[in-house]
RNA sequence: CCAGGAGGCUGGGCAGCCGCGUCAUCUUCGGAUGUGCGAGGAAAGUCCGGGCUCCACGAAACAAGGGUGGCGGGUAACGCCCGCCGGGGGUGACCCCAGGGACAGUGCCACAGAGAGCAGACCGCCUUCCUCGGAAGGUAAGGGUGAAAGGGUGUGGCAAGAGCGCACCGGGGCCCUGGCAACAGGGCUCGCACGGCAAACCCCACCCGGAGCAAGGCCAAAUAGGGGCCUCGCGCCAGCGCCCUUCGGGGCAACGGCAGGGACGUUUCGUCCCGAGAGGUCCGGGUUGGCUGCUCGAGCCGGCGAGCGAUCGCCGGCCCAGACGAAUGGCUGCCCCCGAGCGGCCGGUCCUUUCGAGGAUACCGCGCUUGGGACAGAACCCGGCUUACAGGCCUCCUGGCGCA
Repeated sequence: CCAGGAGGCUGGGCAGCCGCGUCAUCUUCGGAUGUGCGAGGAAAGUCCGGGCUCCACGAAACAAGGGUGGCGGGUAACGCCCGCCGGGGGUGACCCCAGGGACAGUGCCACAGAGAGCAGACCGCCUUCCUCGGAAGGUAAGGGUGAAAGGGUGUGGCAAGAGCGCACCGGGGCCCUGGCAACAGGGCUCGCACGGCAAACCCCACCCGGAGCAAGGCCAAAUAGGGGCCUCGCGCCAGCGCCCUUCGGGGCAACGGCAGGGACGUUUCGUCCCGAGAGGUCCGGGUUGGCUGCUCGAGCCGGCGAGCGAUCGCCGGCCCAGACGAAUGGCUGCCCCCGAGCGGCCGGUCCUUUCGAGGAUACCGCGCUUGGGACAGAACCCGGCUUACAGGCCUCCUGGCGCA
C1' cells in the first nucleotide's frame, strides 16, 4: 500500500433573531422573567423478560396448553449476555449451529432407481446348462440411480466375491486418567449390531395464573334517568286477586259499570279520547370533563478495586422531557462533507518552442455559483433481541506485496 476480520464511537458545528412545551419565581391573574430543562441509537417492530396495577386463587402436586433444550457462569429475570465444549466453513484473523432422546412406541423417506429398511441382482463378475443367444444359481468388489444403497482404506482369501480372516481408521461396551461439567485422552474387548428425520407425533428435564396505564385511584356541573323522605293532590261502586286482622271486619284494587271532562258529526243520540301526578329535599351510580398514576430510576458520569469476560463491589459527583387536536421547531450568516457547472487576467501539470514566450484544462488543487446532507421521532417505566440508517472517526487483528 492492497484485500479482509472483530469491536466501539458519532449521527453536522457556531452565532443571531423569532417561536413551542414544561418547571421555578413574581404577578394588577391578563401575563412577565429565567446562560432551569426539553427525543433516539434505534424513541420503531411490539418479538422475549421484568417492575407496577387490577382480577382470580389456601399451598403443593397432577392433568391440559404454551415455551425452553451442550456445559458452567452473569442477571431482578429472560428465548438475553459472557466463557468453554462439540460439529461445520475459511490459508488466516474469524464466522455459523432449535446443539437433549432415533435399542419406549407410532409414523415418514418425494423423484429417480432392480432395490429405501426383517434389504436389494439393472449393468458387470463367476459357475453350470443348452437350441450360442439366452436361462438358472452365486456374488454387494466395480458401474448406474439417489439427499441417503446396511462402516472406510489396504492386504490375504475365493470360482467370483463378501468382516470371510487380519492391520489401521471409525463405531458399540467396560475401565482408568484429567476437568465443577459439557467433554477430552488412554487401555481392554466386540467383526459391526443402532441408515436418516423429533423446526413429525412422541419421551425426558426445567419454566409459565390472566389482563394491561384505555391498568388502577379520586373529584364531579347542567340535562336525562334510579331510590328514600316531606307537602299538596288523586269522584263513586266493586269482581278476580293481594295485604292486615282482636276473625267481626278493614285497606289496596281494572281487563268492568256509573258519574265527570274534551273532540267530531245537524240532536236528549252515537263514536273516539282523557283522568295522577306536581313541588321540595337528600342519597347512590355515572357519560363528557378534570386531577392522579407520571417519572429519582435494576438511573447517569468519574475514579479505584475483583474477574479472561458478561458483570459485580466501594467512594465521590449529578438530576436528565412528561406532552394528551400531543411541545422539542423555523429563518439568516459563516464553517464542514458530497455532487454538478463555470473561471487560464489562479498554483501545479501537460504540449509546442526561434528559450523570449505561446497554447491546453484531461488530472490534483484554488476561487465563484448552485443542489444535497441518512433512518427516524417519546406517550407508564426498565433489561434485551430484531429491523432501518447518507456520511465520518477510532482501536485491535489476519493474509498478500514492496522497502529498510
Model confidence (mean pLDDT): 77 of 100. Bacterial RNase P class A from Tsuneonella sp., 404 nucleotides, folded computationally. The sequence is in RNAcentral, with records from ENA. The gene name in the source record is rnpB. Taxonomically the source falls in Tsuneonella (Bacteria, Pseudomonadati, Alphaproteobacteria, Sphingomonadales). Its Rfam family is "Bacterial RNase P class A". Its family is annotated with tRNA processing, ribonuclease P activity and dimeric ribonuclease P complex in the Gene Ontology.